A computed fold for a 118-nucleotide RNA from Plantactinospora mayteni, annotated as Guanidine-I riboswitch aptamer.
The organism belongs to Plantactinospora, within Bacteria.
Rfam family: Guanidine-I riboswitch aptamer. Rfam describes the family as follows. This family represents a conserved RNA structure found upstream of the ykkC and yxkD genes in Bacillus subtilis and related genes in other bacteria.
RNA sequence: CUGAGGCGCGCCUAGGGUUCCGUCGCCCCUGCCACGGGGCGGGACUGGUCCGAGAGGCGCAGGCGGGGCCGGCGGCGCGGUCGGCGUCGUUCCACGGCGGGACAAAAGCCCGGGAGAC
Numbered sequence: 001c002u003g004a005g006g007c008g009c010g011c012c013u014a015g016g017g018u019u020c021c022g023u024c025g026c027c028c029c030u031g032c033c034a035c036g037g038g039g040c041g042g043g044a045c046u047g048g049u050c051c052g053a054g055a056g057g058c059g060c061a062g063g064c065g066g067g068g069c070c071g072g073c074g075g076c077g078c079g080g081u082c083g084g085c086g087u088c089g090u091u092c093c094a095c096g097g098c099g100g101g102a103c104a105a106a107a108g109c110c111c112g113g114g115a116g117a118c
Stems, first nucleotide, its partner, number of pairs: 008060005015051002020048002022045001023042007062091005068085006093113001095116001099111003
């Protein structure tokens, strides 16, 4: 300098909006009052459903390494080599747009460990 890997899945969280539920406001049912029903509107409504992280958490699987057990090959034997099981360890680091895309919609989602910066 170049290339490859840094991955996949699940459950959550930060975060996100507004289809649905709830909630709030107004109107109607209704002469009066609604804690009942309906319509419209509100996410500069805490919420439930929903979306949700490469650079957040946990777990599973996978990779790599160690020793153990079992088996195949081979062998006089020790060693060797290949595979399986389970186990222990390890799996680091990580600044970041504009713009575009999806679902009802938005986003730390996806394009994207991208462009760019260091």